[in-house]
């Protein structure tokens, strides 16, 4: 210098004019008011995919079913997250990726090609034998070689044989058992024995094993509560019945909307009346939940790290159909045909911890490879 790799950070700046939400102070004309001051989106606020807090409902305990997770150790309130490690794969390397328990329990799956794809098979080939018109054919043996495929029942060499074959032997690989050493562990390195080889897929199963898991969600939930309608109680009004000789009183029942005029009746039309008080649930609406929290920043300490402890310091949106905006000027950055144009992804909605996805331009740090110079 070029190429690459891992991590952290920023998310245009300044000024002016107008406007919006919230808080607070003040004013008088007490309002859906005016004025001053302060404050007002993100690294992802997003997808709503995981995990929790909080709230209500359900619940004796246990099991089944269903769903989820799946190497080991640690971190954490918890997790499908993070850190460290193991194993496997990729890269020259820094480094990256991995649902990474179990298929010598059961059930199941494997396109095309191929003779054969699951208690293997025999098309070509090789060997033996029989026939033969000498081209070849029948029967039997075999699986070393060729061919197909992602995958064909270990590899190399030898013994052996008609040809061959773990049929047998040596070594290697793999598997199982026992054992030694290291490690908390996953696992790693070695020794002995065994049989002779066991295929792949569990992000295949209403398969196995281990562990975890009630449901719904801030439109959760709690409080206050108008009008209209409705439930209950008391009072009142009207009618009827009973008791009493009656006035009237008492008791019981029903009604609380109908009654009356014009007419003999219906329709039509007109007039009057169509209770009062209290309590309850509930609607609109309002308040709360709701901004001090598993909180941010800094120092020190423990730890490889994630993280934890301790001390100091700070308070930092809270709307409800949703405020956080618009315009202008200058500067910065990018492109330019010098006229100008562009300047990302995107926006809180109860709150946190993660994951994933989107993203203009730029800054900083560690490391790797290659080339050159000293």
């Nucleotide at each position: 210098a070029g190429a690459g790799u891992g991590g952290g950070c920023c998310a245009g700046g300044c000024g002016g004019u107008c406007g919006c939400g919230u808080g607070u102070c003040g004013g008088c004309u007490u309002g859906u008011c005016c004025g001053g001051c302060a404050u007002g989106a993100g690294g992802a606020a997003a997808g709503u995919c995981c995990g929790a807090a909080c709230u209500c409902u359900a619940c004796a305990g246990a099991g089944c079913a269903c769903g989820g997770u799946g190497c080991u150790g640690g971190a954490u309130a918890a997790c499908a997250u993070c850190c460290a490690g193991g194993c496997g794969g990729g890269g020259c390397g820094a480094c990256c990726c991995g649902a990474c328990g179990g298929c010598a329990a059961g059930u199941g799956c494997a396109a095309c090609a191929g003779a054969g794809a699951g208690c293997a098979a025999a098309g070509c080939g090789c060997c033996g034998u029989c026939c033969g018109u000498c081209a070849g054919g029948g029967c039997g043996g075999u699986a070393a070689g060729g061919g197909u495929g992602a995958a064909a029942c270990g590899g190399u060499g030898g013994u052996g044989u008609a040809a061959g074959a773990g049929a047998c032997c040596a070594c290697c690989g793999g598997c199982g058992g026992c054992u030694c050493a290291g490690g908390u562990g996953a696992c790693u390195g070695g020794g002995c024995c065994g049989g002779c080889c066991a295929g792949g897929c569990a992000a295949a199963c209403u398969c196995c094993c281990a562990c975890c898991g009630a449901g719904a969600g801030c439109a959760a939930g709690a409080c206050c509560a108008a009008g209209c309608a409705u439930g209950g109680a008391g009072c009142g009004a009207g009618c009827g019945c009973c008791a009493g000789a009656a006035a009237c009183u008492g008791g019981c029942g029903c009604u609380c909307a109908g009654g009356g005029g014009c007419u003999g009746c219906u329709c039509g039309u007109c007039c009057c009346a169509g209770g009062c008080u209290c309590c309850g649930g509930g609607u609109a609406g309002g308040u709360u939940g709701c901004a001090c929290g598993a909180g941010g920043c800094g120092g020190c300490g423990a730890g490889u790290a994630a993280u934890c402890g301790u001390c100091g310091u700070c308070c930092u949106a809270g709307a409800u159909a949703g405020a956080u905006g618009a315009c202008c000027g200058c500067c910065a950055c990018c492109c330019u045909a010098c006229g100008g144009g562009g300047c990302a992804c995107a926006g809180a909605a109860u709150u946190c911890g993660g994951c994933u996805u989107a993203u203009c331009g730029g800054c900083c740090c560690g490391c790797u490879c290659u080339g050159c110079a000293c």
A computed fold for a 374-nucleotide RNA from an Anaerolineae bacterium, annotated as Bacterial RNase P class A.
The coordinates come from a structure-prediction model, not an experiment, and the mean pLDDT is 76.
A source record names the gene rnpB.
Its Rfam family is "Bacterial RNase P class A". By type it is a ribozyme.